[in-house]
Order: sequence, then structure tokens, then C1' cells
RNA sequence: AGCCGAAUCCCUGCCCGCCGCCGGGUGGGGAGCGGGGGACCCAAUGGCCCGGUCAACAGCGGGUCAGGGGCGAAUCGCCACCGCAUGGUGGUGUAGCGCCGCUCUCUUGGCGCGAGCCCGUCAGCUAACCCCGCAGGCGCGACAAGAGAGG
Repeated sequence: AGCCGAAUCCCUGCCCGCCGCCGGGUGGGGAGCGGGGGACCCAAUGGCCCGGUCAACAGCGGGUCAGGGGCGAAUCGCCACCGCAUGGUGGUGUAGCGCCGCUCUCUUGGCGCGAGCCCGUCAGCUAACCCCGCAGGCGCGACAAGAGAGG
């Protein structure tokens, strides 16, 4: 120069840097981007047990057990070891995600990720309406190729 990510831009009060420009800190507001809650309608899990019906099953009613949800690409398996178990560690795949330098789409090739955190028994969808975020982390002259469109 750039990359992941919503995480950018503008205006303004106060304080600090001697003053101004400008910069930093801390509040307020706007635009834009992102997320959650929230009607009608629609939708609404599995196992086990009991009842009635039935040739039987299903459908129906009742009881009982398992909590549920959000941000994010980050889900779902298999194997080994440790542990009483929930689980932990490692490996190997995988849904899905990112990068290869003007941008977008498609194709081929290559390189990576496939985590973590939060709510607290509560939230399906959801118009009006309400609420919240705008962080953090990488990286340095090295930059795969083809086709189409744009700039």
C1' cells in the first nucleotide's frame, strides 16, 4: 500500500497540549452501516407411560422427562488418550467463511479460518413501535491465471 470485521463520516460543549491551526481526552447530536426485542395471519420438538378407538399402526386426549435463546463463517461427525460422569486434550474430516492488490460476477489453481463470547428460565415469524453497537485484531513493496461487464 492493504486485510478480517457492522465497527465509518460529519457537527458540536467542556478540559488539556503556551495561543491559533491542529492533536488528545471526555460528553452531546446527525448521517450511514450493523444487531436485538416486538401484533394480526401463519407456524409450533423428541422419548417413555396411560386411556379410548382400531385386526394392527397412525391420527386424538392425558401424564412425565429433556430448559431455551443471541452475536459470529465458526456447524456436524469419526478416532485416540485422560476422567466415575457431565466433560477435557489431541488428531482427522466437514457445513460454512476469508485472502491471492481498481471493482463486481463466473471458472481454474493456491493459501488460510472452521473460534470465542453473551443472556439468565425468557424472546418463533412479525407492521407500527422500542432498544443496542460502531470495537478489536493483523500487515509492509511481495502481490496466481482466464472470461465478461464496469470504472

This is a predicted structure of a 151-nucleotide RNA (c-di-AMP riboswitch aptamer (ydaO/yuaA leader)) from a soil metagenome. Its mean pLDDT, the model's own confidence on a scale to 100, is 80. Of the family's consensus pairs, 96% are formed in the model.